[in-house]
RNA sequence: AAUGAUUCAUAAGCGCCCGGACUGUUUUGGACGAAGAUAAAACAGUUGACGAGGAGGAGGUUUAUCGAACAUCGGCGGAUACCUCCCGGUUGUAUGUCACGACCGCAAGCGUGUACUGAAAACGAAGAGGCGACUUUUCGUACAAAGAACACACAUUGGCACAU
Numbered sequence: 001a002a003u004g005a006u007u008c009a010u011a012a013g014c015g016c017c018c019g020g021a022c023u024g025u026u027u028u029g030g031a032c033g034a035a036g037a038u039a040a041a042a043c044a045g046u047u048g049a050c051g052a053g054g055a056g057g058a059g060g061u062u063u064a065u066c067g068a069a070c071a072u073c074g075g076c077g078g079a080u081a082c083c084u085c086c087c088g089g090u091u092g093u094a095u096g097u098c099a100c101g102a103c104c105g106c107a108a109g110c111g112u113g114u115a116c117u118g119a120a121a122a123c124g125a126a127g128a129g130g131c132g133a134c135u136u137u138u139c140g141u142a143c144a145a146a147g148a149a150c151a152c153a154c155a156u157u158g159g160c161a162c163a164u
Base pairs, nucleotide, nucleotide: 014077015076016075017074019073020047021046022045023044024043025042026041027040028039050067051066052065056086057085058084059083060082061081087105088104089103090102091101092100095161096160097159098158099157109154111152112151113150114149116147123140124139125138126137127136128135129134
């Protein structure tokens, strides 16, 4: 350096499945004469959360933010959620520092309004895999909220030092 095999990078809106729903095969069964349906059992399978957003440290708690969709039903596990403390900050109208209030973890008082932010699944078309349920890829195309920005309203401390 080349070829081949295996493993990792590559689970965190994430993983899993004794129920449910659905499929295939076999057997039983027999609707109404036939055909052989609904059904039952065994075995083997499929499905079971769509993106946006999200991690200072420790401990604790458990149906952990936002909307889209409605078997995404039901259950288990995990988890960046929340609470407390600690650490570090923003703000409270010069500056520094201490305390206190609210808030933040490259962001920072609270409420309302405005416009903005290309969501993905879904849906339509085509392809690939599977007997099938179904899985998957590409293309087309539509629609959020949290949020940040702006505007307005409201709220907004004290001690000390020091400058004018």
The prediction has a mean pLDDT of 79.
Predicted 3D model of a 164-nucleotide RNA (glmS glucosamine-6-phosphate activated ribozyme aptamer) from Geomicrobium sp. JCM 19039.
It matches the Rfam family "glmS glucosamine-6-phosphate activated ribozyme aptamer". Rfam describes the family as follows. This entry contains a glucosamine-6-phosphate activated ribozyme that is found in the mRNA for GlmS. GlmS is an enzyme that uses fructose-6-phosphate and glutamine to generate glucosamine-6-phosphate. Rfam classes the family as a riboswitch.
The same sequence occurs in records of 2 taxa.
The model forms 86% of the base pairs in the Rfam consensus.
The RNAcentral record of the sequence draws on Rfam and Ribocentre.